Model confidence (mean pLDDT): 76 of 100. This is a predicted structure of a 110-nucleotide RNA (Glycine riboswitch aptamer) from a Hyphomicrobiales bacterium. It matches the Rfam family "Glycine riboswitch aptamer". From the family's description: This family represents the bacterial glycine riboswitch. Glycine riboswitches usually consist of two metabolite-binding aptamers domains with similar structures in tandem. The aptamers cooperatively bind glycine to regulate the expression of downstream genes. In Bacillus subtilis, this riboswitch is found upstream of the gcvT operon which controls glycine degradation.

């Protein structure tokens, strides 16, 4: 000096949907939870694709005794995101990618 963890702060999107079961009370076809169905969202995680860059091969130009360096072109590989998919997750809160901050002085020890 950099990174991760941790703490604090900021931090988007999308259902006051339906059915069933259980529970609650102030007893309403009200509230909470769970499962399933339908609709929707992308910013935990995960998958996919590509840009620049990098690497490899071939061709070509320059130089050279040769090797090599280097110009241009083509092909292949690798390759990020707030791109894309929606498996997971989510559609109050919670959570949340990401961003910012984590200071100053003194003493001791290595």
């Nucleotide at each position: 000096g950099g990174g991760a963890u941790c703490u604090c702060u900021g931090g988007a999107g999308a259902g006051c949907g339906g059915u069933u079961g259980c529970g609650g009370c102030a007893g309403g076809c009200c509230c909470g939870c769970a499962a399933c169905c339908c609709a929707c969202c992308g910013a935990a995680g995960g998958g996919g694709g590509u840009a620049a860059g990098c690497c490899c091969g071939c061709c070509u130009g320059u130089u050279c005794a040769g090797g090599g360096u280097u110009u241009g072109g083509c092909g292949g590989g690798u390759g990020a995101u707030u791109c894309u998919c929606u498996c997971a997750g989510g559609u109050u809160c919670c959570g949340g990618a990401c961003a910012g901050a984590g200071u100053g002085g003194g003493g001791c020890g290595a």